Small-subunit ribosomal RNA, central domain from a metagenome, 351 nucleotides, folded computationally. Its mean pLDDT, the model's own confidence on a scale to 100, is 87.

Context: one part of a larger RNA
RNA sequence: CUGGGCGUAAAGGGCGCGUAGGCGGAUUGAUAAGUCAGAUGUGAAAUCCACCGGCUCAACCGGUUGAACUGCAUUUGAAACUGUCAGUCUUGAGAACAGGAGAGGGGAGUGGAAUUCCAGGUGUAGCGGUGAGAUGUGUAGAUAUCUGGAAGAACACCAGUGGCGAAGGCGGCUCCCUGGCCUGAUUCUGACGCUAAGGCGCGAAAGCUAGGGGAGCGAACAGGAUUAGAUACCCUGGUAGUCCUAGCCGUAAACGAUGGGCACUAGGUGUCGGGGGUAUCGACCCCCUCGGUGCCGCAGCUAACGCAUUAAGUGCCCCGCCUGGGGAGUACGAUCGCAAGGUUGAAACUC
Numbered sequence: 001c002u003g004g005g006c007g008u009a010a011a012g013g014g015c016g017c018g019u020a021g022g023c024g025g026a027u028u029g030a031u032a033a034g035u036c037a038g039a040u041g042u043g044a045a046a047u048c049c050a051c052c053g054g055c056u057c058a059a060c061c062g063g064u065u066g067a068a069c070u071g072c073a074u075u076u077g078a079a080a081c082u083g084u085c086a087g088u089c090u091u092g093a094g095a096a097c098a099g100g101a102g103a104g105g106g107g108a109g110u111g112g113a114a115u116u117c118c119a120g121g122u123g124u125a126g127c128g129g130u131g132a133g134a135u136g137u138g139u140a141g142a143u144a145u146c147u148g149g150a151a152g153a154a155c156a157c158c159a160g161u162g163g164c165g166a167a168g169g170c171g172g173c174u175c176c177c178u179g180g181c182c183u184g185a186u187u188c189u190g191a192c193g194c195u196a197a198g199g200c201g202c203g204a205a206a207g208c209u210a211g212g213g214g215a216g217c218g219a220a221c222a223g224g225a226u227u228a229g230a231u232a233c234c235c236u237g238g239u240a241g242u243c244c245u246a247g248c249c250g251u252a253a254a255c256g257a258u259g260g261g262c263a264c265u266a267g268g269u270g271u272c273g274g275g276g277g278u279a280u281c282g283a284c285c286c287c288c289u290c291g292g293u294g295c296c297g298c299a300g301c302u303a304a305c306g307c308a309u310u311a312a313g314u315g316c317c318c319c320g321c322c323u324g325g326g327g328a329g330u331a332c333g334a335u336c337g338c339a340a341g342g343u344u345g346a347a348a349c350u351c
Base pairs, nucleotide, nucleotide: 003323004322005321006320007305008304012319014202015201016200017199021195022194023193025089026088027087028086029085030084031083033082034081035078036077037076038075039074040073041072042071049066050065051063052062053061054060092192093189094188095187096186097184098183099182100181104178105177106176107175108174109173110172111155115151116150117149118148119147120146121145122144126137127136163170164169207248208247209246210245211244212243216242217241221237222236223235224234259318260317261316262315263314264313267296268295269294270293271292272291273290274289275288276287277286300307301306324351325350326349333344334343335342336341
């Protein structure tokens, strides 16, 4: 390299948008670049193969020998397929219209419970904490309880293998701006599609810069315990941080450990969002259908576990990635970053 692979053995890029490229619906005509057929020329010799021959055999060597050199060029044709050009079409894709569900995103405002703190009232000796305790806190009046006030953060119940989003993720309520999705019945555009190297953007938590904020929680740290020790687990405190604004970082078991698209291939049973129908006063129910999300299960697949119309089944198209373990996601170089570090990514050596 070919091949074989990528749920769990090595291997799906964290996710999207999209450039080049690759691939691409039905049909008519043209063309003849690819493709196919014929002819001619060429494809040095040697080598390889076949045959014959020479060294006693063989290796080796020789031949006016044959074949082959799967190629290239020129030329004559073919026109199914691919390409190109021209035309047409509607099934793919998209648009218009009418409805629909939703923690999808951004901004502004607002609500109650709880917590802590502050002030005041009642009230008295404890409170707190644990396996048991101690540190801590309290007669300078705590804990408990009542009233008032302040602050920040998170939104109980509803809540659901419920919903939405490309992923990360999203949950009190109201308003404003805004993205996507689903259904219905027609009309329109007429292949406008799929994928996507580079590129660009988004991207939990932690971390970083500057300015705010700081109730609770809480790395570090301090103390008390435990213990042989205890730089831990438990307890009392507690700084960064957690929150907001602007910017950076760009990583995760970023997981369904399963890339995207299209088509096809028994069923059963839940649930969410639409549409239609029978019956009914109506609801529930029943039937059909589209889209999502679960469970079970046949064929098939799988090393097994399991997957099974939401495939890990059967096929096609495109991208990414793997190639024994360690060394090592390290070194060096490059590049990005304020830094932390990220991305790319070896070898010696060793088993």